Model confidence (mean pLDDT): 83 of 100.
A computed fold for a 140-nucleotide RNA from Thermosyntropha lipolytica DSM 11003, annotated as c-di-AMP riboswitch aptamer (ydaO/yuaA leader).
Rfam family: c-di-AMP riboswitch aptamer (ydaO/yuaA leader). Rfam links the family to the GO terms cyclic-di-AMP binding and regulation of gene expression.
The sequence was found by an Rfam model in a public genome assembly.

[in-house]
């Protein structure tokens, strides 16, 4: 010096999942309780749909469709769709990844007023232009 692993704090990343106040209990986690902010569902009119209701049907999410093997809650490949590559944005190249899981229960288009829910989980990237924009630094 260089790779790889580990702790800690920083800091970043997916994603609506962030801040604040009181309590429990007592600094920081954790847990309850309300607010704010962000996110989701139901739910007139008017528009659509006029229609296929077990061949149920929605939903939240980027997670959907093909063909192929193969019998495996299964693999491989494909198109589509999303995601990261460190100051921000957006563009285009390259590289490196996902395509998942769960929930409602026979019912739900759109929906204002309303009404209700959630605010987790879980991880370790840092290649180049180019534009437009913030930031520091130095000279005078």
């Nucleotide at each position: 010096u260089u790779g790889a692993g580990u702790u800690a704090a920083a800091c970043g990343c997916u994603g609506a999942a962030u801040c604040c106040a009181g309590g429990u209990a007592g600094a920081a986690c954790a847990c309850c309780u309300g607010g704010a902010g962000c996110g989701g569902g139901g739910g007139a009119a008017c528009c659509a749909c006029u229609u296929u209701u077990u061949u149920g049907g929605g939903g939240u999410g980027a997670a959907u469709c093909g063909a192929a093997u193969c019998u495996a809650u299964a693999u491989u490949c494909g198109a589509g769709g999303g995601g990261c590559u460190a100051c921000c944005c957006u563009u285009a190249a390259g590289g490196c990844c996902c395509u998942a899981a769960c929930c409602c229960g026979u019912c739900a288009g759109c929906u204002a007023a309303c009404u209700u829910c959630g605010u987790a989980a879980g991880c370790g990237u840092u290649u180049u232009a180019a534009g437009g924009g913030a930031g520091g630094g130095g000279a005078c």